[in-house]
RNA sequence: UGACCCCGCGCGGGAGAGUCCCGGGGCAGGAAACAGUCUCGGGCGCCGAAGGGGCAACACUCCCCGUCAAGCUCUCAGGCAUCCAAGACCGCACGGGUCAG
Numbered sequence: 001u002g003a004c005c006c007c008g009c010g011c012g013g014g015a016g017a018g019u020c021c022c023g024g025g026g027c028a029g030g031a032a033a034c035a036g037u038c039u040c041g042g043g044c045g046c047c048g049a050a051g052g053g054g055c056a057a058c059a060c061u062c063c064c065c066g067u068c069a070a071g072c073u074c075u076c077a078g079g080c081a082u083c084c085a086a087g088a089c090c091g092c093a094c095g096g097g098u099c100a101g
Base pairs, nucleotide, nucleotide: 001101005097006096007095008094010092011091012090013089018044020043021042022041023040024039025038026037027036029034045080046079047078051076052074053073054072059067060066
């Protein structure tokens, strides 16, 4: 000096699934009934790409036990009109670490 790799930060991209039902309250319309909108709670249904749980083969082992992954799976958590937030993963740039050369 420094590829690959690891970590972090910034910017950008980023899917899926009910604006379903019931009830309370606020706002504004109305004489009322009523419907609209926002919010809270409950119910049922659904999604999987924060996080979390689970499992195989190979391999390790004389053998058994055991260890071992995920965009798989489970849906605890989270989420399900739009907006916001979140979002595995990807791209760009920067910083740090280790180290082959």